This is a predicted complex of two RNAs, RNase P RNA and transfer RNA, with 435 nucleotides together. It holds a member of the Rfam family "Bacterial RNase P class A". Its family is annotated with dimeric ribonuclease P complex, ribonuclease P activity and tRNA processing in the Gene Ontology.
RNA sequence: GAAGGCCGGGCGGCCGCUGUGCUUGCGCAGAGGAAAGUCCGGACUCGAUGAAGCACUGGCGCCGGGUAACGCCCGGGCAGGGUAACCUGACGGAAAGCGCCACAGAAAAAAGACCGCCCGUUUUCGGACGGGUCAGGGUGAAACGGUGGGGUAAGAGCCCACCGGGGGGCUGGCAACAGCGCCCGCACGGCAAGCCCCGCCAGGAGCAAUGCCGAAUAGGGAUCGCGCGCCGCUUUGUGCGGCAGGGCCGCUUCAGCCCCGGCGAUCCGGGUUGGCAGCACGAGCCGUCCGGCAACGGGCGGCCCAGAGGAAUGGUCGCCUGAGGGCGUUCGCGCCCAAGAACAGAAUCCGGCUUACAGGCCUUC
RNA sequence: CGGUAUAGCUCAGCUGGUAGAGCACGUGAUUUGUAAUCUCGGGGUCGGGGGUUCGAGUCCCUCUGCCGGC
Repeated sequence: GAAGGCCGGGCGGCCGCUGUGCUUGCGCAGAGGAAAGUCCGGACUCGAUGAAGCACUGGCGCCGGGUAACGCCCGGGCAGGGUAACCUGACGGAAAGCGCCACAGAAAAAAGACCGCCCGUUUUCGGACGGGUCAGGGUGAAACGGUGGGGUAAGAGCCCACCGGGGGGCUGGCAACAGCGCCCGCACGGCAAGCCCCGCCAGGAGCAAUGCCGAAUAGGGAUCGCGCGCCGCUUUGUGCGGCAGGGCCGCUUCAGCCCCGGCGAUCCGGGUUGGCAGCACGAGCCGUCCGGCAACGGGCGGCCCAGAGGAAUGGUCGCCUGAGGGCGUUCGCGCCCAAGAACAGAAUCCGGCUUACAGGCCUUC
Repeated sequence: CGGUAUAGCUCAGCUGGUAGAGCACGUGAUUUGUAAUCUCGGGGUCGGGGGUUCGAGUCCCUCUGCCGGC
């Protein structure tokens, strides 16, 4: 210097708080690595709409694996950085199409000659005109392959070697990709955290979700059943069968569901305010063995581990450790004060990411 | 769960290319003087940090403040 992991004061007395157990005055348990931001992914719950296809919108994007799932993690590839250990990467497609590339510059992407070089004509000898040329100059973030040689009037992949690029093949690898021949003189500038294309994923709302129970007050709706209408049959019993209204997923198809009005039955419905559940046994924690490079998975044994409902997890005293501060110093250290030494703090739960964090410890390179 | 942050204040800035307007402030003119009016001018880490790009107020990520809804 680099990488990874851990801790986040300890012990005890007294007085309290929350939950819980019983023998009812005692026992037991009681914040975090981020409980945070709410940025992703789920579990769980609900609805007059579920499935398939298409579209819209949003997200993701090298390859393989892990996982309940992920935008997370592990391993690998490639690219960039570092002397190195190592670090970083929104890392599909620019050869489907559209768009943009300011200023400068001749030209900013199927076009192009400003200077310069070369050839020809002409000349008043300054130059002018026509043509060739992107090798050189200059501009820019970026200039239509690069370097060297041949060649040429001057030049140019015009030709050749090497490098780069493209196509196809073989070998290695599950793959990303790598290596090695062959062919092509070169077509294809950059930007997709611009539109877009390709592949994959995704309904919405969220524990103030949601379910159950009760109380009081005002005084009127609420719930359930029947398609009641039309047609046909008819044993003439309001019996049976078929069809039909308004709506519910962006569209279509299939399947399904809800309902105004009417009739019948039941007595509660809505607002407010309470109680219980959801809600603490779980993708759980600890130890050990096995498989795997690892993430992780499996077997066995043990354990029960906060929980409110405006929110408990605190106060004080003593001892110890001592970041820090002060004094002294022979610069080795000694003495004194000191937890008033961080960030912060559960609210349905879980897996991640991100952000904050005094100080200390360990391992590897 | 959503929106917003640009000059002292209130706001523009549409598909990226030197940040503007009104009010306010300062100088000068006009007036006996002031106000109004006219002229000229100063003033910006575009909330902080990082990334994409040649180039970021604008696109992406993250943090912070403020406002609003349930």